Source information: Predicted 3D model of a 265-nucleotide RNA (Bacterial large signal recognition particle RNA) from a Bacillota bacterium. It was read from a public genome assembly, where an Rfam model found it. Of the family's consensus pairs, 92% are formed in the model. The coordinates come from a structure-prediction model, not an experiment, and the mean pLDDT is 80. Rfam family: Bacterial large signal recognition particle RNA. The family's RNA type in Rfam is non-coding RNA gene.

[in-house]
RNA sequence: UCGUGCUAGGCGGGGAGAUAGCGGUGCCCUGUACCUGCAAUCCGCUACAGCAGGGCCGAAUGCCUGCCUGCGGCUUCCCCUUGUGGGGACCGGCCCCCGUGUGUGGCCAUGAAGACCGGGUCCUGCGCGACGGAAGCCUAUGAACCCCGUCAGGCCCGGAAGGGAGCAGCGGUAAGUAGGAUGUUCCGGGUGCCGCAGGGGCACCUGGCCUGAGUUAACUGCGGUGGUAACGCCCGGAAGGGAAAGUCAAGGGUGGGCUGCACGG
Numbered sequence: 001u002c003g004u005g006c007u008a009g010g011c012g013g014g015g016a017g018a019u020a021g022c023g024g025u026g027c028c029c030u031g032u033a034c035c036u037g038c039a040a041u042c043c044g045c046u047a048c049a050g051c052a053g054g055g056c057c058g059a060a061u062g063c064c065u066g067c068c069u070g071c072g073g074c075u076u077c078c079c080c081u082u083g084u085g086g087g088g089a090c091c092g093g094c095c096c097c098c099g100u101g102u103g104u105g106g107c108c109a110u111g112a113a114g115a116c117c118g119g120g121u122c123c124u125g126c127g128c129g130a131c132g133g134a135a136g137c138c139u140a141u142g143a144a145c146c147c148c149g150u151c152a153g154g155c156c157c158g159g160a161a162g163g164g165a166g167c168a169g170c171g172g173u174a175a176g177u178a179g180g181a182u183g184u185u186c187c188g189g190g191u192g193c194c195g196c197a198g199g200g201g202c203a204c205c206u207g208g209c210c211u212g213a214g215u216u217a218a219c220u221g222c223g224g225u226g227g228u229a230a231c232g233c234c235c236g237g238a239a240g241g242g243a244a245a246g247u248c249a250a251g252g253g254u255g256g257g258c259u260g261c262a263c264g265g
Base pairs, nucleotide, nucleotide: 001265002264003263004262005261006260009057010056011055012030013029014028015027020046021045022044023043024042034054035053036052037051038050062258063257064256065255066254067253068252069251072248073247074246075245076244078242079241080240081239082238084236085235086234087233092231093228094227095226097224098223099222100221103219104218105216106215107214114210116208117207118206119205120204121203122199123198124197125196126195127194128192129191131188132187133186134185135184137180138179139178140177141176147172148171149170150169155164156163157162
């Protein structure tokens, strides 16, 4: 150095989770990687940390290590968005009110604000008027009999003369009904640009007079009181997205190192 047969070793690895810990089953990543049985209310083991059985490769296509890259996962912190639970009436937002009078606007020398005098609005009393109602008045109507007058016919009394009651009709009337008139009386009140007298008050309106330039607070600015949790704000938590730091790390690249036994040529 070659050949043959062996042996160590290999025939996937990793993350989270779980566990005292390790490995596996299940999930995920990588990407192709022997088969069978077991396993989450788990299974197997104990730092040489799956167990059991079978098969294949086999000292290079194996193993160890440094660096680079890096799928994916995990941890911490921060930011943004959208829901959500809570807090607080504060710096804001919104609302009410008060003040001020910066600016705008309105009124104002055809006289603001104010002072004085008077009147009205208000109350009480007495009247007047209007309206409404009732009574009374006028007209019409108005009683089978139990209202009146006149009472044909008929009836009654009487010898007669005569007398009497009286239906219908006619005329009238009572209660009542309807209408009219407003001269009268009484009553009423959400009655009156009414009158007289008295009261009240400075709130409003108004007249006169004095004076002579402010006044108002609608909007706005500012200050203040109160309210309001839709919002801003504060605290917590959720989902989604983003940034940073750390950590584990499949796979890939690159550099270095290690690898046994027997026999024969």